[in-house]
Context: one part of a larger RNA
RNA sequence: CCCUCUCUAAGGAACUCGGCAAAAAAGCGUGCGUAACUUCGGGAGAAGCACUCCCUUCGUAGCAAUACGUGGGGCGCAGCUAAAGAGCCCAGGCAACUGUUUACCAAAAACACAGGUCUCUGCUAAAUCGUAAGAUGAAGUAUAGGGGCUGACUCCUGCCCAGUGCCAGAAGGUCACGAGGAGGCGUGCAAGCGUCGAAUCUAAGCCCUGGUGAACGGCGGCUGUAACUAUAACGGUCCUAAGGUAGCGAAAUUCCUUGUCAGGUAAGUUCUGACCCGCACGAAUGGAGUAAUGGUUCUGGGCACUGUCUCGGAGAGGGACUCG
Numbered sequence: 001c002c003c004u005c006u007c008u009a010a011g012g013a014a015c016u017c018g019g020c021a022a023a024a025a026a027g028c029g030u031g032c033g034u035a036a037c038u039u040c041g042g043g044a045g046a047a048g049c050a051c052u053c054c055c056u057u058c059g060u061a062g063c064a065a066u067a068c069g070u071g072g073g074g075c076g077c078a079g080c081u082a083a084a085g086a087g088c089c090c091a092g093g094c095a096a097c098u099g100u101u102u103a104c105c106a107a108a109a110a111c112a113c114a115g116g117u118c119u120c121u122g123c124u125a126a127a128u129c130g131u132a133a134g135a136u137g138a139a140g141u142a143u144a145g146g147g148g149c150u151g152a153c154u155c156c157u158g159c160c161c162a163g164u165g166c167c168a169g170a171a172g173g174u175c176a177c178g179a180g181g182a183g184g185c186g187u188g189c190a191a192g193c194g195u196c197g198a199a200u201c202u203a204a205g206c207c208c209u210g211g212u213g214a215a216c217g218g219c220g221g222c223u224g225u226a227a228c229u230a231u232a233a234c235g236g237u238c239c240u241a242a243g244g245u246a247g248c249g250a251a252a253u254u255c256c257u258u259g260u261c262a263g264g265u266a267a268g269u270u271c272u273g274a275c276c277c278g279c280a281c282g283a284a285u286g287g288a289g290u291a292a293u294g295g296u297u298c299u300g301g302g303c304a305c306u307g308u309c310u311c312g313g314a315g316a317g318g319g320a321c322u323c324g
Stems, first nucleotide, its partner, number of pairs: 001319008010310002014308001019305001029051004037042001039152001053074004058069004075079001080085001087303006094294002099111002115150007127136003153289004158219003163216002165212005172207003178201002183196005220238005247281001248278001259275005
């Protein structure tokens, strides 16, 4: 000096990206007492307060051991006397939840989930595996089975069918093989043989006509205007299939940006509440809320506690090292 531990005056997060690590009055039991919020179940062991050992009188219960209550006494620094055994609170983000995952750097906000919805499927089902036979689906039958998206619950889920997709459509256009055979050509004296071949008939598809967004997706610009100024409820104009509704918003999304205001601090690029100029939120690629839950989960604050630190020190064991 390194590793693993023990203790440490005064202070107590000043450490640090960050209380990482460590510590911790609490922890078991009894009595009391427990807020916001809430889906009325929870939250909750919330939080917080007090007590806790031994001997003994009496009472109650019990067959008793004993338990509880009551009075008296005893010892210790200390009575859950050792060991074991949640730190807690406030606020926000995300995901409803329990669960699952990258065997060996990621456990999560990712996956799943119950629920929602769309779509296919009438049974020799659709779908899937297989060349096939055959099998799964299913010894099931639309309250069933397959696929897609979303993801408890609550309130909701706006506009656009022009493009792409899908669905429907006894007309029409186009269209292959095939049918057809006007007519032509070669050859032959001819019959014929060979060959080219128009009209016409003819499927799906495409064109066409409609529908369809919890299908793929999309959801504007310029300009003028109110009796201070500013702003623009209002108007004009261009373009579009239609121009983003409700709700939310500097957000896990905001570049400018440490936006501005307010709160918290002596001081706050983080945090919380607002504002809205949304570079570039937005409604099942779901929108906004939300009790409960979340394994060193993410963010900010506080109490408690501490060698994280001021700032080091002392000690134990094991290494390193030195000697043998």
Predicted 3D model of a 324-nucleotide part of an RNA (large-subunit ribosomal RNA, domain IV) from Candidatus Gracilibacteria bacterium CG17_big_fil_post_rev_8_21_14_2_50_48_13. Its Rfam family is "Bacterial large subunit ribosomal RNA". Lineage of the source: Bacteria > Bacteria candidate phyla > Candidatus Altimarinota. Model confidence (mean pLDDT): 83 of 100. The RNAcentral record of the full RNA draws on ENA and SILVA.